A computed fold for a 167-nucleotide RNA from a bovine gut metagenome, annotated as Lysine riboswitch aptamer. The prediction has a mean pLDDT of 81.
[in-house]
RNA sequence: GAUAGAGGCGCGGGAUCCAUCAGUAGCGCCGCCGAGCCCCUCCAAGGGCGUCGAAGCGGCGGGAAAGGGGCUUUCGCCGAAAUCCGGCGUCGGAUUGGAGCCGAUCCGGGUUGGGGAAUCGCAGAACAUGCGGUUCACUGUCACGGCCUCCGCCGUGGAGCGCUAUC
Repeated sequence: GAUAGAGGCGCGGGAUCCAUCAGUAGCGCCGCCGAGCCCCUCCAAGGGCGUCGAAGCGGCGGGAAAGGGGCUUUCGCCGAAAUCCGGCGUCGGAUUGGAGCCGAUCCGGGUUGGGGAAUCGCAGAACAUGCGGUUCACUGUCACGGCCUCCGCCGUGGAGCGCUAUC
């Protein structure tokens, strides 16, 4: 240097189904109110709706979906993957321009061995779940030290840019 492997509630993608979302939103009717309203937010332009009643509130009717989640199955894997910073990168977010925000993706760099529990924060409809920080033990791996006939055991510490095997 190449190839092949290991950690285990191991990581990620797809699909069917299920519950939740939710008796929520849009919509229709009625009542109140009385001048604004329509695009993720703001500004501007343009367009549309509105005293034949906008927005808002209440009642009745009727009634979803997406994201997120669970089981099963399937595919790809073991920096698997996740996350942070940067780029006036690219694309999208109901007509256009600007700013912001959100999402997807690409490039560069950094951090995290792995899963779990608790707690704090963010996201979320949520007590589901995800992400990040901190703490705790567990587990795998190697190094050092000790015990031990061996098998192995104990303690401390490090990090996957690692470890094991073969060439």